[in-house]
RNA sequence: UAACCAUCCAGAGCGGCUAAGAGAUCUGGCUCGACGACGCCGCAGCAACCACCCUGUACGGGGAAGGUGCUACCGCCAGAACCGAUGGAAG
Repeated sequence: UAACCAUCCAGAGCGGCUAAGAGAUCUGGCUCGACGACGCCGCAGCAACCACCCUGUACGGGGAAGGUGCUACCGCCAGAACCGAUGGAAG
């Protein structure tokens, strides 16, 4: 990173720093936020995509030390758009 595959109503929060907006974009709603949101860092946790182990080889099972990811609200809701995010695979 255009194209490909899978998933996106389950689950899991504290501390420090910062400061005014935030929940991806547009419209409409709803919600979070100076009792400090969003973001960043640390720690903790959740999950089980990859990796690993087992097998009856299946789209199965396992555990959680490794690589990612995630930890308000169904991807917050509805509509729209060549929509987006994460992982894998490939380059």